[in-house]
RNA sequence: CUAGCGGCAGGCCUAAUACAUGCAAGUCGAGGGGCAGCACGGUUUUCGGACUGGUGGCGACCGGCGCACGGGUGCGUAACGCGUAUGCAACCUACCCUAUACUGGGGGAUAGCCCAGAGAAAUUUGGAAUAAUACCCCAUAGUAUCAUUAGAAGGCAUCUGAAGAUGAUUAAAGAUUUAUCGGUAUAGGAUGGGCAUGCGUAAGAUUAGUUAGUUGGUGAGGUAACGGCUCACCAAGGCGACGAUCUUUAGGGGGUCUGAGAGGAUGGUCCCCCACACUGGCACUGAGAUACGGGCCAGACUCCUACGGGAGGCAGCAGUAGGGAAUAUUGGUCAAUGGGCGAGAGCCUGAACCAGCCAUGCCGCGUGCAGGAAGACAGCCUUCUGGGUUGUAAACUGCUUUUAUAUGGGAAGAAAAGACCCCUGCGGGGGGCAUUGACGGUACCAUAUGAAUAAGCACCGGCUAACUCCGUGCCAGCAGCCGCGGUAAUACGGAGGGUGCAAGUGUUGUCCGGAUUUAUUGGGUUUAAAGGGUGCGUAGGCGGUCAAUUAAGUCAGUGGUGAAAUCCUAUAGCUUAAACUAUAGAACUGCCAUUGAUACUGGUUGACUUGAGUACAGACGAGGUAGGCGGAAUUUAUGGUGUAUCGGUGAAAUGCAUAGAUACCAUAAAGAACACCGAUAGCGAAGGCAGCUUACUGGACUGUAACUGACGCUGAGGCACGAAAGCAUGGGUAGCGAACAGGAUUAGAUAUCCUGGUAGUCCAUGCCGUAAACGAAGCUCACUCGAUGUAUGCGAUACACUGGUAUGCGUCCAAGCGAAAGCGUUAAGUGAGCCACCUGGGGAGUACGCCGGUAACGGUGAAACUCAAAGGAAUUGACGGGGGUCCGCACAAGCGGUGGAGCAUGUGGUUUAAUUCGAUAAUACGCGAGGAACCUUACCUGGGCUAUAAUGUGAGUGACCGUCCGUGAAAGCGGAUUUUCUUCGGACACGAAACAAGGUGCUGCAUGGUUGUCGUCAGCUCGUGCCGUGAGGCGUUGGGUUAAGUCCCGCAACGAGCGCAACCCCUAUUCUUAGUUGCCAGCGAGUAAUGUCGGGGACUCUAAGGAGACUGCCUGCGCAAGCAGUGAGGAAGGUGGGGACGACGUCAAAUCAUCAUGGCCCUUACGCCCAGGGCUACACACGUGCUACAAUGGCCGGUACAAAGGGUUGCCAACUCGCGAGAGUGAGCAAAUCCCAAAAAGCCGGUCUCAGUUCGGAUCGGAGUCUGCAACUCGACUCCGUGAAGCCGGAAUCGCUAGUAAUCGCGUAUCAGCUACGACGCGGUGAAUACGUUCCCGGGCCUUGUACGCACCGCCCGUCAAACCAUGGGAGUUGGGGGUGCCUGAAGCCGGUAGCCUAACCGCGCUGUCUAGGGCAGAACUAGCGACUGGGG
Repeated sequence: CUAGCGGCAGGCCUAAUACAUGCAAGUCGAGGGGCAGCACGGUUUUCGGACUGGUGGCGACCGGCGCACGGGUGCGUAACGCGUAUGCAACCUACCCUAUACUGGGGGAUAGCCCAGAGAAAUUUGGAAUAAUACCCCAUAGUAUCAUUAGAAGGCAUCUGAAGAUGAUUAAAGAUUUAUCGGUAUAGGAUGGGCAUGCGUAAGAUUAGUUAGUUGGUGAGGUAACGGCUCACCAAGGCGACGAUCUUUAGGGGGUCUGAGAGGAUGGUCCCCCACACUGGCACUGAGAUACGGGCCAGACUCCUACGGGAGGCAGCAGUAGGGAAUAUUGGUCAAUGGGCGAGAGCCUGAACCAGCCAUGCCGCGUGCAGGAAGACAGCCUUCUGGGUUGUAAACUGCUUUUAUAUGGGAAGAAAAGACCCCUGCGGGGGGCAUUGACGGUACCAUAUGAAUAAGCACCGGCUAACUCCGUGCCAGCAGCCGCGGUAAUACGGAGGGUGCAAGUGUUGUCCGGAUUUAUUGGGUUUAAAGGGUGCGUAGGCGGUCAAUUAAGUCAGUGGUGAAAUCCUAUAGCUUAAACUAUAGAACUGCCAUUGAUACUGGUUGACUUGAGUACAGACGAGGUAGGCGGAAUUUAUGGUGUAUCGGUGAAAUGCAUAGAUACCAUAAAGAACACCGAUAGCGAAGGCAGCUUACUGGACUGUAACUGACGCUGAGGCACGAAAGCAUGGGUAGCGAACAGGAUUAGAUAUCCUGGUAGUCCAUGCCGUAAACGAAGCUCACUCGAUGUAUGCGAUACACUGGUAUGCGUCCAAGCGAAAGCGUUAAGUGAGCCACCUGGGGAGUACGCCGGUAACGGUGAAACUCAAAGGAAUUGACGGGGGUCCGCACAAGCGGUGGAGCAUGUGGUUUAAUUCGAUAAUACGCGAGGAACCUUACCUGGGCUAUAAUGUGAGUGACCGUCCGUGAAAGCGGAUUUUCUUCGGACACGAAACAAGGUGCUGCAUGGUUGUCGUCAGCUCGUGCCGUGAGGCGUUGGGUUAAGUCCCGCAACGAGCGCAACCCCUAUUCUUAGUUGCCAGCGAGUAAUGUCGGGGACUCUAAGGAGACUGCCUGCGCAAGCAGUGAGGAAGGUGGGGACGACGUCAAAUCAUCAUGGCCCUUACGCCCAGGGCUACACACGUGCUACAAUGGCCGGUACAAAGGGUUGCCAACUCGCGAGAGUGAGCAAAUCCCAAAAAGCCGGUCUCAGUUCGGAUCGGAGUCUGCAACUCGACUCCGUGAAGCCGGAAUCGCUAGUAAUCGCGUAUCAGCUACGACGCGGUGAAUACGUUCCCGGGCCUUGUACGCACCGCCCGUCAAACCAUGGGAGUUGGGGGUGCCUGAAGCCGGUAGCCUAACCGCGCUGUCUAGGGCAGAACUAGCGACUGGGG
């Protein structure tokens, strides 16, 4: 959220919080006195009544039995409380059963009733009288009890105890219908209890000591009974690391849930035990209680009150309030089952049986079944004239009737007891008859009606069964984990569809599982968390061979027990093969006892030698402690020689030195350390140990096999040792050197470097007790292939070589192990024993507590909170101020620039109505744009249009075009005029309807296509195979070589693909062919001159096809590939030069504004038309260029040589005019023919003479030319005049290795014109330099490290600032539970008692110990709060 029915079960988990009201324990007249109330009878009456225990019966009272059961709850309790198994020779038991015996006599009271009184009430006082199965006395009594005695016999000890003897003591009740029922004593049984004991039974050691009636004994008291249960005395014990004490938590069990099991969690319903009854204490009565619905006292609370005093206890059933997420009716009946009383009828019974409420759970049933395709309509999706899906679903037809509704019938559960009859051994048995049902007119059955009354919830990204559309746009939201959502969401919300379960479904919480993730089954500790720093050794654990014995462990049989219920199996009962219930079986894995077995373990005894140890001999070493001695070096001192620095560093400076340093020599002193030998060599338990020598001393090793005879291994606690630093006391101090000072470095430099220098380092003694105390590897033992080196022994041999053996120290490997790296007889392999340690990261080895220490600090050692990881090993990349190697105009070597000036152009910024948009590190910025005055144009302002601006199809029309007028800025609007050509095919224009509108609006991060860049770098991959658990690797690495992953060699690789190269184009040489418009050597003609003409193909050239270059040849080197050569030849030589060509991929690179395109958005506008404006703005900044700054130059005159292009809306010769731009006239050319066209630098001559100039040309003024509808904003050019900055450019930075740079001009596209100094091409002239790869930048390959993978523009550390969270300390403050000491002390038991009372038994009063409670004191524990403060997240 939803809901049709039934059966069976369950139902305050929280406040053991407080409770209104009703009910939950009474009964007996066959115990008694009696008689209130009721009924009957009787008497009486004033007819209202009164009287009468006579009868049925019976309130209250005396008495008996019951009230200790049943019912509730789980506070307390960690305990003999519970469970299990035993014991009582240490006990009790009313009612019941069996047996024996008895039941005689007497007595005085007291309730009730009556009278009087107190009080509000509860209640109570006094007087009189009375009964009993109430109470007391006497008698009688043994198989009772006690004392003495006796002891057969028995027992695990104390002891028990038969038959006996003597003495003492204790009983009784009556009723009655005469049948009986009761009463007393004793013994036994049964039932129920009490006590004791073994074993089991939560957590914390940051609780380690505890205990004073405590532990035991003797005696006494007490109890049903044992017992320090209590008391007196005596002793000093008892418990405890196998966890005492303390603290926290908790009723225990059968069982229940889960799990394969072992376990883990749990103890609700039902059953057993315990505890409790408002809280605490106490006893009384009784067979039984320390008593839920009894009592007394104290306390808290509530209620009543007349204020004096009283009453109460739902953790019984209902119910109420409160608390809470949450849990029911103030129901019916004693019909059944059971309980109490009673002789019985019967009464009582919220036990119980039923009903009510709740989908709380389990189980069952139903909501229909069959047919039915136009595959209907609507819905949804779609690739949309259609299809799919919902879906046989519906409609429709037929059928059924569980359920529902109505009517009718209608149970079982009941057996009786009692009364009657019969039998009887008197206990009882039998027979027929009558009566008894809360549930309930319920279950169930029959008939009728009619598909009629009955389906929801969750989910649909993966895990996990189930998919699409729309909306939303990191928003709203989802989410168990991973994660989804930023405009195409199967993950959000809705819809359609689907999936799962179903009268339920989903969520939340809890427990187990998965989790072998606490590992007994069944884990680990080199590097992931984890081996104690090392040894010695206590307890403990484990332990060699043989034999005997024992039988504790172990195994087997048997007996007892393990309650019932539950679980399991079978059968049966409910309408059911369900739940539920019954019967039977099995099981309850346990405990106890007993009998047996004896292999193994244990105990005892005896023996053994191989484990272990000893002895003897040998040999080894920086093993230890104490002493002595030595030389080199250093520093200092003194003396000498000697003169200017020395020292130090990356470079310096501080420092030292003319008062003589450094250097050198000599002498002396001091302290510390021991070069060479010296070694992955030795020794030691570890830390550690190094000159030589002496003394003392520890040890492993080898050999012999003489001795002992398991004496062993490990080792919690404990003890000892334990680097460096540090601490204390006293010495010592040469060098070194924390702190400190100075100098440098640096942005700073509390560092690194330098100069000094104190503690310390050294010695003695005492502390500290920690280290990456590491092999990150605990100790011991056994077993398991090898190779090789080394140290010290042994031994065969005469020695040596060589092989053997033992103990150490190393390296490499087989098997095996391991996540891998790796380990591998020195194991991390295979086994055994013992110890230590680990259980996600952070918080944190922190806090608190305790222990140690003079201190520093060490040991032990958490939690809150927080994260979804932290970590190991290996892989591939990327990166490195890692390494190796190679390349590039990358540096270097050069030449010329940029950055400074003016101008041009692009960009940023600013401005603006708009300055349209994009590009914006390299890879934007003379970029899109190869050409913005209008147009372009997308922008702005204003005017206008709404199917039309264009295009296509198009029936049809014959005009359209053009011309003119009005208005207007124009578009547009309105009007007039005109009426085509034709080859008859049509052309052209308009054009109704209809179809397709349009958008330079958004998204390049939805896309196609195209492009840039790394990079023309040499790389990028695949198939098969092999290696690896795998990611992945090998191939592709290596050795050479190359421009090249180019080629060669080797190789667990062998091959292949995309790239490289080559094939293509241009160019350099040549040949062949061809010969116009090109060419002109020879021949001829002609001109002032010109291939001008005839001719020619020789040459140049043109343009088609060939040749040529391949390390082919030679020499040297090299295995080869290949390299080298001023080699030869050749036009060209080692890819000849240039171009096109761009691997896998990277940058979510660029472009939705070239184009195309998904989605979204606008539709009298974000579309379309027009005019004007803008894109050209201008404090400024940057990029790219041009022109310069001049003499290698400027100007003037003369004169020469190109290539490649373009041209009819065109290029324009020539002539004329103009200073010129240009204009006019005009030939040629659709072009190897004509034109643009002058090439320029160059060369020759002249002039200028170093200056802001005869450099430079900006800017401005004037006058013009041309294009164009139109040059104002805003064109280019010409002429005259003007003549700015600028004298070679800071930091920095760019290009270029040859026909290159530099320099000079020419052309073209776009285009009416032009902003072109740009872009793209063309040729002319034509250099310099490269030692080389250290460095900068970029790149390739190999290797190495990595905590990076958005890949170093990465990751990441700490403080600080602000906010939040939990926590430690904290002056203090507020609580809690427990303990100790002292004071006080109710009720009550026990004890005492001189007073009172009593017929008796008794009792009252007073008093002592103990004691609940209360008070005071000081200490400990625990929790909350706390200014401030500490760190943490």

A computed fold for a 1433-nucleotide RNA from an uncultured prokaryote, annotated as small-subunit ribosomal RNA. The prediction has a mean pLDDT of 82. The sequence is in RNAcentral, with records from ENA.